[in-house]
Annotation:
SAM riboswitch aptamer (S box leader) from an Anaerolineae bacterium, 103 nucleotides, folded computationally. NCBI's taxonomy places the organism under Bacteria, Bacillati, Chloroflexota, Anaerolineae. It matches the Rfam family "SAM riboswitch aptamer (S box leader)". Rfam links the family to the GO term regulation of gene expression. The model forms 97% of the base pairs in the Rfam consensus. Its mean pLDDT, the model's own confidence on a scale to 100, is 85.
RNA sequence: UUCUUAUCCAGAGAGGCGGAGGGACCGGCCCGAUGAAGCCUCGGCAACCAGGACGCACGUCCCAGGUGCCAAUGCCGGACAGAUUCAUUCUGGACGAUGAGAG
Numbered sequence: 001u002u003c004u005u006a007u008c009c010a011g012a013g014a015g016g017c018g019g020a021g022g023g024a025c026c027g028g029c030c031c032g033a034u035g036a037a038g039c040c041u042c043g044g045c046a047a048c049c050a051g052g053a054c055g056c057a058c059g060u061c062c063c064a065g066g067u068g069c070c071a072a073u074g075c076c077g078g079a080c081a082g083a084u085u086c087a088u089u090c091u092g093g094a095c096g097a098u099g100a101g102a103g
Stems, first nucleotide, its partner, number of pairs: 001103008013042005021031003025078004043070003048066002051062004074095001080092004
């Protein structure tokens, strides 16, 4: 970096350095000098993978080693398709993120 697949309306922040951006992209709407990004320390959430127990298996439970995450539903909408309405709304899907597997 590409492909496959599962999940994405739950949950979880303090301090130090830093010094103007951030919420992927576009539009909107927000967050930010009462301190953005980034880095560090400590803390926490969750349970995808690993490990353990039961079990033929599906699965359930335990744990927390490898990831991940800790404003707002993935903040909301977004190609396209289907259903529906006076307006619209809903579903699928696309795009994205994370895990696992493969190249």